[in-house]
């Protein structure tokens, strides 16, 4: 100089809106409900980070035992970042996207 790898998978958080429950408000009912509305309604259910977190699980590396691999120890680094456009009911730090861009 160039090339590979630098990685997944579950949860749970910042954080998201409104399909559903719930609350509220307004009509109908009077029977416990129905129908409309509101997310600048705290919440359940849901969506949820490349630059959060935890756990697992790979992969890479030494040494030991020793056989077709097993045990131990380490490492898996660094990350600023629009506008815009998409999904789902919507939105959103999710997906475009470790991007356009700056340094």
């Nucleotide at each position: 100089g160039a090339a590979a790898u630098a990685g997944a998978g579950c949860g749970c958080u910042a954080g998201g809106g409104u399909u559903c429950c719930g609350a509220c408000u307004g009509c109908c009912a009077a029977u416990u409900g129905g129908c409309a509305g509101u997310g600048a309604c705290u919440g359940g259910u849901c969506c949820g980070a490349g630059a959060g977190c935890a756990c697992u699980c790979g992969a890479c590396c030494u040494u030991u035992c020793a056989g077709u691999g097993a045990a131990a120890g380490g490492u898996u680094a660094c990350a600023c970042g629009g506008c815009g456009g998409g999904a789902c009911a919507a939105a959103a730090g999710c997906c475009c996207g470790g991007g356009a861009g700056a340094c």
This is a predicted structure of a 103-nucleotide RNA (Guanidine-I riboswitch aptamer) from Nitrincola tapanii. The source organism's lineage runs through Bacteria, Pseudomonadati, Oceanospirillales, Oceanospirillaceae and Nitrincola. Rfam family: Guanidine-I riboswitch aptamer. Rfam describes the family as follows. This family represents a conserved RNA structure found upstream of the ykkC and yxkD genes in Bacillus subtilis and related genes in other bacteria.